[in-house]
RNA sequence: AGAGUUUGAUCCUGGCUCAAGAUGAACGCUGGAGGCGUGCCUAACACAUGCAAGUCGGACGGAUCCAUACUGAAACCUAGUGAUGUAUGGAUUAGUGGCGGACGGGUGAGUAACGCGUGGAUAACCUGCCGUAUACAGGGGGAUAACACUUAGAAAUAGGUGCUAAUACCGCAUAAGCGCACGGUUCCGCAUGGAACAGUGUGAAAAACUCCGGUGGUAUACGAUGGAUCUGCGUCUGAUUAGCCAGUUGGCGGGGUAACGGCCCACCAAAGCGACGAUCAGUAGCCGGCCUGAGAGGGUGAACGGCCACAUUGGGACUGAGACACGGCCCAAACUCCUACGGGAGGCAGCAGUGGGGAAUAUUGCACAAUGGGGGAAACCCUGAUGCAGCGACGCCGCGUGAGUGAAGAAGUAUUUCGGUACGUAAAGCUCUAUCAGCAGGGAAGAAAAAAAGUCCUUUUGGACUUUGGACGGUACCUGACCAAGAAGCCCCGGCUAACUACGUGCCAGCAGCCGCGGUAAUACGUAGGGGGCAAGCGUUAUCCGGAUUUACUGGGUGUAAAGGGAGCGUAGAAGGCAGCGCAAGUCUGGAGUGAAAUGCCGGGGCUCAACCCCGGAACUGCUUUGGAAACUGUGCAGCUCGAGUGCAGGAGAGGUAAGCGGAAUUCCUAGUGUAGCGGUGAAAUGCGUAGAUAUUAGGAGGAACACCAGUGGCGAAGGCGGCUUACUGGACUGUAACUGACGUUGAGGCUCGAAAGCGUGGGGAGCAAACAGGAUUAGAUACCCUGGUGGUCCACGCCGUAAACGAUGAAUAUUAGGUGUCGGGGAGCAAAGCUCUUCGGUGCCGCAGCAAACGCAUUAAAUAUUCCACCUGGGGAGUACGUUCGCAAGAAUGAAACUCAAAGGAAUUGACGGGGACCCGCACAAGCGGUGGAGCAUGUGGUUUAAUUCGAAGCAACGCGAAGAACCUUACCAGGUCUUGACAUCCCUCUGACCGGGAUUUAAUCAUCCCUUUCCUUCGGGACAGAGGAGACAGGUGGUGCAUGGUUGUCGUCAGCUCGUGUCGUGAGAUGUUGGGUUAAGUCCCGCAACGAGCGCAACCCUUACCUUCAGUAGCCAGCAUAUGAGAUGGGCACUCUGGAGAGACUGCCCGGGAUAACCGGGAGGAAGGCGGGGAUGACGUCAAAUCAUCAUGCCCCUUAUGACCAGGGCUACACACGUGCUACAAUGGCGUAAACAAAGGGAGGCAAAGCGGUGACGCCAAGCAAAUCCCAAAAAUAACGUCCCAGUUCGGAUUGCAGCCUGCAACUCGGCUGCAUGAAGCUGGAAUCGCUAGUAAUCGCGGAUCAGAAUGCCGCGGUGAAUACGUUCCCGGGUCUUGCACUUACCGCCCGUCA
Repeated sequence: AGAGUUUGAUCCUGGCUCAAGAUGAACGCUGGAGGCGUGCCUAACACAUGCAAGUCGGACGGAUCCAUACUGAAACCUAGUGAUGUAUGGAUUAGUGGCGGACGGGUGAGUAACGCGUGGAUAACCUGCCGUAUACAGGGGGAUAACACUUAGAAAUAGGUGCUAAUACCGCAUAAGCGCACGGUUCCGCAUGGAACAGUGUGAAAAACUCCGGUGGUAUACGAUGGAUCUGCGUCUGAUUAGCCAGUUGGCGGGGUAACGGCCCACCAAAGCGACGAUCAGUAGCCGGCCUGAGAGGGUGAACGGCCACAUUGGGACUGAGACACGGCCCAAACUCCUACGGGAGGCAGCAGUGGGGAAUAUUGCACAAUGGGGGAAACCCUGAUGCAGCGACGCCGCGUGAGUGAAGAAGUAUUUCGGUACGUAAAGCUCUAUCAGCAGGGAAGAAAAAAAGUCCUUUUGGACUUUGGACGGUACCUGACCAAGAAGCCCCGGCUAACUACGUGCCAGCAGCCGCGGUAAUACGUAGGGGGCAAGCGUUAUCCGGAUUUACUGGGUGUAAAGGGAGCGUAGAAGGCAGCGCAAGUCUGGAGUGAAAUGCCGGGGCUCAACCCCGGAACUGCUUUGGAAACUGUGCAGCUCGAGUGCAGGAGAGGUAAGCGGAAUUCCUAGUGUAGCGGUGAAAUGCGUAGAUAUUAGGAGGAACACCAGUGGCGAAGGCGGCUUACUGGACUGUAACUGACGUUGAGGCUCGAAAGCGUGGGGAGCAAACAGGAUUAGAUACCCUGGUGGUCCACGCCGUAAACGAUGAAUAUUAGGUGUCGGGGAGCAAAGCUCUUCGGUGCCGCAGCAAACGCAUUAAAUAUUCCACCUGGGGAGUACGUUCGCAAGAAUGAAACUCAAAGGAAUUGACGGGGACCCGCACAAGCGGUGGAGCAUGUGGUUUAAUUCGAAGCAACGCGAAGAACCUUACCAGGUCUUGACAUCCCUCUGACCGGGAUUUAAUCAUCCCUUUCCUUCGGGACAGAGGAGACAGGUGGUGCAUGGUUGUCGUCAGCUCGUGUCGUGAGAUGUUGGGUUAAGUCCCGCAACGAGCGCAACCCUUACCUUCAGUAGCCAGCAUAUGAGAUGGGCACUCUGGAGAGACUGCCCGGGAUAACCGGGAGGAAGGCGGGGAUGACGUCAAAUCAUCAUGCCCCUUAUGACCAGGGCUACACACGUGCUACAAUGGCGUAAACAAAGGGAGGCAAAGCGGUGACGCCAAGCAAAUCCCAAAAAUAACGUCCCAGUUCGGAUUGCAGCCUGCAACUCGGCUGCAUGAAGCUGGAAUCGCUAGUAAUCGCGGAUCAGAAUGCCGCGGUGAAUACGUUCCCGGGUCUUGCACUUACCGCCCGUCA
């Protein structure tokens, strides 16, 4: 000293939470020893038992006992014993008496108070014991306890009779001095008043004891001590407590008190307190201090100390110096106990202790040895005060649980990529030490006295010395021996916050102070290993302060985050211009008193140190008093004119109130003209109209509002104010400087004004128009639209008192760059319908400094200062409830809490989004052509079914997709049978010589069994290879997770975008660059620009196609030559076609125009091709947790005589249905028949197959050629020609079915293809909707290939024929750029509200 948490990210506001310290603590786990402290915070609840206040015989009379001396009865019988009595002494003490029980000890219930703190006052007071001083103590008297006898009673106790003493009690005497009364004198004081002196009158004392030293007594005065009373200031919360008080406030006179006083009483007056918070309610003992804090503050009032109050609850007095009395009395009440039922007893908030309450707080201990207290002359007695001990880690402090060495880095544990790594010098081992505990021995200080005894000195009651005397305690401490032996835990390890891995669990169990973690790879749960922190403790909980400048005095704010009152006037209050003189309240300064001690701080000292204790100092920031200063504030007096106001002279204005007037328009009424519609809407309908509307003309009625002017123009405090005129009236402004002389500012309460709506009474009512009605719209439409329409809107009077009453910005004053408009005045100048300069007052815009979180504000401040008022303190609950005030009501004003959340919020940023805007593109629409959707069939999917119908793909971007081809196999699925180191791989051991191949038995088949055949090298040990058997490591898995992954792929999209470095701007996220003006298919290029450059994309480089050249010539051509004709068949040639190598060509290069002289665009020439020539390959950063664990690879999990492997059969081909993609059609632009013509690109050896023959045909037989520019597949078809059909379910269409065949293949039943004959279904161009295509394209026609034994209408290719249309970008869809709004950012398939569960 800060940190976490709002967001995708940022800055701010703002709350919540954490880290520190503390405690009379409690709880959990753990616990060696010691010192010093500390321990009922709750029930001021109830208490058994014991103790906590007695003492004095030197005050008194007795009683009892003892001793001594005397006496000496009776008896024994004389040695004496000895009753009784007297005297003396001693001991004990019930009673009288004295002193003390008012201290000490406890508690905090009450108390918001002179209770406490602090400072004063008493001229309004008292004070036992103590000290000092003075004086005195003479002489008498009468009782009464005890005691004896007795009465009542259960007891407690009470009564009666009789006797007796005193330092008990009562008169009398004495009176220096004292009190009272009276009238004087002197002096003094802050008022009442006080002191002194003298006089007169009057009143009150005493106790003895004695060791003869003294002690005690009485009176008075003073002192000391202790108390009492009064008083200034300070002392919690609530106004949702605003009025309170009748002894109340004061007076006169009394009473009472130690004393003042309404303290009490009679009478008189009507005061007194209160917004500076009375009264009431709640809470609370106050302080020194303690905790925290940098401080200011905040919290607290245990222990120690001071004061107060209380003693079961309430009341009362007595005694006394002192009490209205904790262990006294009386009364009442509650409770408990005893009782013979008549009555009695008690008071732990003393020390222990018990019950109860509670999370929780100790021993029924020892001693008066010390310190102190009471009594006593003293010894001494008493003392639960106190000193000690016991219990409790409750706190603080110090100590220990060992130290050194020790690497084979042991074992073990954990982990691992299996190599290692960690625990770890840690352990063991070796060496050493001994604090503490345990054992033994020694052993304190605390003690000074007083007192007693003794000795000595001595003037003394004095001094010195010796002895006696310790609860703690045989304790502290010291010494010795002994053994590393007996002594470590708790919390934490995601971030904050130091410290990480494994396993288990699987939104479960659980954790959590905040954020949050856990849904199968959890550093956050549980356990373990390891680590971090503290340590005889460690964590948790509770509370306080801090951090929190988050109540802001120090030290905050209010335009938008919470927060300026709707506005003005103004009371109290607050703060206030210039200069002078005085005072000294504030202020400053010096002195004095006080601020208790303890605590805290500083410096010393004592316990071995520390905690702890002792000494000294400073401090205690305060209060009081006194001397001084006079600048500032205050105050008094007398002034000033700049603030403010008045006067005078002007002009401006929707300022206000009242009365009157005016025209336009709407509506209505009357009359005329006139005829079928009007009106209304997106489109309509309701409505009005043939009973004459709308339209139009004329006349009339009535109400409301005032077009143009009109303007970020004016006026007003705000609300607000708009036709014209008049009357009355408020304010501001300018000029002038005559007057007043600080009269000014702000303003809690208060008063007034205050839009619209609403309310009351009475008018008025044209238009408009809540409610309401009808018509539409809609899924609905209690709405938006339309037709009507009441309250209301208008006027008068009265209420209401609120608005986004906003500039979301309180009022006032001063200061602080400018520029430019506009409104109302003034001044100056000039060349004057005007212009320029300047000044005052308003009203706007832009902008500097400054401010601000930013946006923005910026002389009209949100700047800089000052003054005053109002308001805020997280969101919700809530401007709600209750209470109160106001209101006719509606409601307004004031205004909480429980509970709940960790956010709510402001400004700005990047994106995404918008049924926002601008620009642009795309077969996106439009313009066209052809389809799909209807039929039949093929194929895929869903669904259903099934033993199984294996699995995956799911909008575009799944659905003729994986699958370029399921009869078996494939195959992953199902039922059945079979195997278990395995069908497949590596390693080890044993055996065999095989394996392969052929045959047989068996089986549904695999499996199983049998037979035949049968190795190589060799140093003869064996080895290589193969098979069989065996043991385990392991194999195997199309099992799960594509949300753990790699790789691959789809999609936006071949869209033009996506970024970086440096610089600059911004607090920052970010921006700029990449935006702008043009242009392009393009972030393509040009220009401009706080940007300058660069990268991935675009384009180009690659392939193909279109023209040409060159080279080559198997095929091709015969062009030209020859042979030869059936044929380029042959010789020959390479010119052409073609093939495949290399080149050339196209670049806006040229011209014209446009454009900015640019980029580029339009047109043209030339050219095979022209502005990217056509097509392909090529896919930026990224998005979709997109697809795939079943291509492959792979982490983790799972199965292991099975989820692995083998076999045969079945299934993937099912079928009420739905969808996608296709094929064939519905016919005449056609079908059929006959004969005829023209391709390209491919494939071919387990192959393609010619020709020939057979078959109606599929095909078969035979067989030439060809590993192919040579041979074959191979016929191209549409087309054209001729013929036929004549619009029909047909000579269209071909499904379905029957029969007979062909082919492939171990095998066509489930379940293949093809052929022939026969059969001849639906279908006559397809609803809503929807798809493709811009040129060699669509459409149409056929051909080939991959897969493949066989099985395409699919897929991939090839060529033939060969169109139509595009005005254009308004709209639909998708995309790009800029901009704007935003409460979205898993981003509109968002967010979010209400209801129900």
A computed fold for a 1397-nucleotide RNA from an uncultured bacterium, annotated as small-subunit ribosomal RNA. Rfam family: Bacterial small subunit ribosomal RNA. Rfam links the family to the GO terms structural constituent of ribosome and ribosome. Its mean pLDDT, the model's own confidence on a scale to 100, is 84.